[in-house]
The prediction has a mean pLDDT of 85. Large-subunit ribosomal RNA, domain I from a Deltaproteobacteria bacterium, 550 nucleotides, folded computationally. Its Rfam family is "Bacterial large subunit ribosomal RNA". It was read from a public genome assembly. The organism belongs to Myxococcia, within Bacteria.
Context: one part of a larger RNA
RNA sequence: CGUAUAUGUGGAUGCCUAGGCGGAAGAUGGCGACGAAGGACGUUGUUAGCUACGAUAAUCCUCGGGGAGCUGCUAAACAGGCUUUGAUCCGGGGGUCUCCGAAUCGGGAAACCGUUCUACUCGAAAGAGCAGAAAUUCCUGUCUGAAUACAUAGGGCAGGAAAGCGAACCCAGGGAACUGAAACAUCUAAGUACCUGGAGGAAAAGAAAACAAAACAGUGAUUCCGAAAGUAGUGGCGAGCGAAAUCGGAUCAGCCUAAACCGUUGUUAGCAAUAAUGGCGGGGUUGCGGGACCGUAAUGUGAUACUUCCAAGGAUAAUUGAAUGGCGUGGAAAAGCCAGCCAAAGAAGGUGAUAGCCCUGUAAGUAAAAUCCAAGGAAGGUCUAGCGGUAUCCCAAGUACCACGGGACACGUGAAAUCUUGUGGGAAUCCGGGAGGACCAUCUCCCAAGGCUAAAUACACGCUUCCGACCGAUAGUGAACUAGUACCGUGAGGGAAAGGCGAAAAGAACCCCUGAUGGGGAGUGAAAUAGAACCUGAAACUGUACGCCU
Numbered sequence: 001c002g003u004a005u006a007u008g009u010g011g012a013u014g015c016c017u018a019g020g021c022g023g024a025a026g027a028u029g030g031c032g033a034c035g036a037a038g039g040a041c042g043u044u045g046u047u048a049g050c051u052a053c054g055a056u057a058a059u060c061c062u063c064g065g066g067g068a069g070c071u072g073c074u075a076a077a078c079a080g081g082c083u084u085u086g087a088u089c090c091g092g093g094g095g096u097c098u099c100c101g102a103a104u105c106g107g108g109a110a111a112c113c114g115u116u117c118u119a120c121u122c123g124a125a126a127g128a129g130c131a132g133a134a135a136u137u138c139c140u141g142u143c144u145g146a147a148u149a150c151a152u153a154g155g156g157c158a159g160g161a162a163a164g165c166g167a168a169c170c171c172a173g174g175g176a177a178c179u180g181a182a183a184c185a186u187c188u189a190a191g192u193a194c195c196u197g198g199a200g201g202a203a204a205a206g207a208a209a210a211c212a213a214a215a216c217a218g219u220g221a222u223u224c225c226g227a228a229a230g231u232a233g234u235g236g237c238g239a240g241c242g243a244a245a246u247c248g249g250a251u252c253a254g255c256c257u258a259a260a261c262c263g264u265u266g267u268u269a270g271c272a273a274u275a276a277u278g279g280c281g282g283g284g285u286u287g288c289g290g291g292a293c294c295g296u297a298a299u300g301u302g303a304u305a306c307u308u309c310c311a312a313g314g315a316u317a318a319u320u321g322a323a324u325g326g327c328g329u330g331g332a333a334a335a336g337c338c339a340g341c342c343a344a345a346g347a348a349g350g351u352g353a354u355a356g357c358c359c360u361g362u363a364a365g366u367a368a369a370a371u372c373c374a375a376g377g378a379a380g381g382u383c384u385a386g387c388g389g390u391a392u393c394c395c396a397a398g399u400a401c402c403a404c405g406g407g408a409c410a411c412g413u414g415a416a417a418u419c420u421u422g423u424g425g426g427a428a429u430c431c432g433g434g435a436g437g438a439c440c441a442u443c444u445c446c447c448a449a450g451g452c453u454a455a456a457u458a459c460a461c462g463c464u465u466c467c468g469a470c471c472g473a474u475a476g477u478g479a480a481c482u483a484g485u486a487c488c489g490u491g492a493g494g495g496a497a498a499g500g501c502g503a504a505a506a507g508a509a510c511c512c513c514u515g516a517u518g519g520g521g522a523g524u525g526a527a528a529u530a531g532a533a534c535c536u537g538a539a540a541c542u543g544u545a546c547g548c549c550u
Base pairs, nucleotide, nucleotide: 001547002546003545004544005543006542008541014535015500016499019471020470021468022467023466024465025464026463028460029459030165031164038100039099040098041054042053043052045078046077048074049073050072060094061093062092063091064090065089069082070081071080105114106113107112115134116133117132118131120129121128122127136162137161138160139159140158141157142156143155144154169200170198171197172196173195174194180187184236210219211218223250224249225248226247227246233241234240254452255451256450257396261282262281263280264279265278266277267276268275269274287430289395290394291393292392293389294388295387296386302383303382304381306380307379308378309377310376313373314372315371316370318366319365320364324339325338326337327336340357341356342346348360349359350358401425402424403423404422405421406420407419408418411437432447433446434445435444436443487494488493507534510521511520512519513518
């Protein structure tokens, strides 16, 4: 070096799946000072970890289900118990629930230390034990009460609320850079990431000072989807950015205040008349302008998003549930052969090989003491239309609007409307005011400067069911296994490896070699070259035998 071989090593490959990944539908959408989320420490007869629980400690009570064994898992054993007077187990409700933690009596290096008050127990007392209370801020009520007369500040008491956690979704306040522009500064990335605040099961938006049309019309809150459309525009007219009207759908719902005026009751100033300014009730809510005011008429018609009650149905345990035998092969029959049966059930999983008829189930039905959700219904409450007259009053102010400086609008200052606002100026009340993309006129549309509003829409930490030309242990979650574990780091943080005997432990009694490991017999098993370093068992690597070369 070659050939052969090995019960070496090694753990690829194949097969498998206990775990993941993605999606669909439904339900649900919060927990917390009544102490959460998350932990520490305990709790089992023997108990290391996990799970469960909390000094009532793998549990207690109760109401249902269920029906023979049970005393959680790794994990067997021994001991002691429980159970047809119904245990274990499953579901509803309740009880207990150490210490830390918002942590809230004070402190603190979390799971510890210490204090005061009240009641009780033990004790002669000191003291010990036990239960409750004692943080802060805000709101409401009330009692007090300085300098300082009334008063106010302050103080006390009572009641209520808040805080902290949570996956994304939502609104608001702040707000990058890399990058792209083949450099880069306007621009882009992007109002993205990220930080902060706030809320809900959704949030936000929302009942026209809206669109539209162009001397003719028309639409009628908001939101979401499809088209309009990569159009009109915008843009170092670069890179890029990028509408709307309108049409088709989803879903549909509209309302309440302020003011004028009337009634009532305060406060302040004043000797008073009165003036100013509040509270409560009525009234009123609109753009063919409305309302007040004066007169007149009606007592009915509807609506409901508020409260209470009822309630179909649903959720949280369950339950009934069809139909197969034989033969031979084999370790084993579900495969083969022979002969049958059920099917509103031939989904699936299991069972010693591949089972409609063996088991669990499946189709189709049935069921709830208790708690929760709830279409819808009822009652109550609330809301709800006029006609005529007059032209006296009211119709949201540091607002509209203007100037300057910004921001938002697809729109980068542009001819730049519209929305917003930091500074300055600053109207009108229906003979009024805003808009129709500078501006003016005509015309058309609308009524700002107060507020509320379901549905269609968004999301998924967690729950239920189902699915996959998704993965199959170097894959799929980081994690199929004691996994955010071991380990690393002062810390923020980083972060693994590790699955498979067999149908069943039947896990090898006994004998032999031996210090031990290990091995040889015997035995089990279908198989032990399935022996626990256990399915299959590739290659590198290693040995053994032979041949050849040096």